[in-house]
RNA sequence: GGCUGGGUAGCUCAGUUGGUGAGAGCACCGGAUUCAUAACCCGGGGGUCGGCGGUUCGACUCCGCCUCCAGCCA
Numbered sequence: 001g002g003c004u005g006g007g008u009a010g011c012u013c014a015g016u017u018g019g020u021g022a023g024a025g026c027a028c029c030g031g032a033u034u035c036a037u038a039a040c041c042c043g044g045g046g047g048u049c050g051g052c053g054g055u056u057c058g059a060c061u062c063c064g065c066c067u068c069c070a071g072c073c074a
Stems, first nucleotide, its partner, number of pairs: 001073007010026004019057001028044004050066005
């Protein structure tokens, strides 16, 4: 330099004919339970979906460029 896959909550990830609430598990906070802790149960907070532009009535999703990570080729 070329090709492929990926970047979504603190962490691991899901999210398809583009459609009006952005989610799960763990973690965190509060409550309940317990003599107390853990586990189990109930509730809650936390995201400008890597960045910028484009297409569209509407974009995590489609297109272009850039950036970061992993792999392959040279």
Molecule: transfer RNA
Organism: Oligoflexia bacterium